[in-house]
RNA sequence: CGGAGUGUAGCUCAGCCUGGUAGAGCAUUGUCUUCGGGAGGCAAGGGUCGCUGGUUCAAAUCCAGUCACUCCGA
Numbered sequence: 001c002g003g004a005g006u007g008u009a010g011c012u013c014a015g016c017c018u019g020g021u022a023g024a025g026c027a028u029u030g031u032c033u034u035c036g037g038g039a040g041g042c043a044a045g046g047g048u049c050g051c052u053g054g055u056u057c058a059a060a061u062c063c064a065g066u067c068a069c070u071c072c073g074a
Base pairs, nucleotide, nucleotide: 001073002072003071004070005069006068007067010026011025012024013023020057028044029043030042031041032040050066051065052064053063054062
């Protein structure tokens, strides 16, 4: 320098192809249960989807650029 992949909740990830209310598990908080703890049940909080711009009535999703990391090639 060229090509490819990944980036979404504190952590691990799905959703993207085929645009239409942002989700799951774990974790955290509250509560029930217990003499207490653990385990378990129920509920809640937590995201402006790496960043910027474009298309659209509407973008995590499509398009362009860009940043970080990983891999391959030179």
About this RNA:
This is a predicted structure of a 74-nucleotide RNA (transfer RNA) from Zooshikella ganghwensis DSM 15267. The sequence was found in a public genome assembly. It matches the Rfam family "tRNA". By type it is a transfer RNA.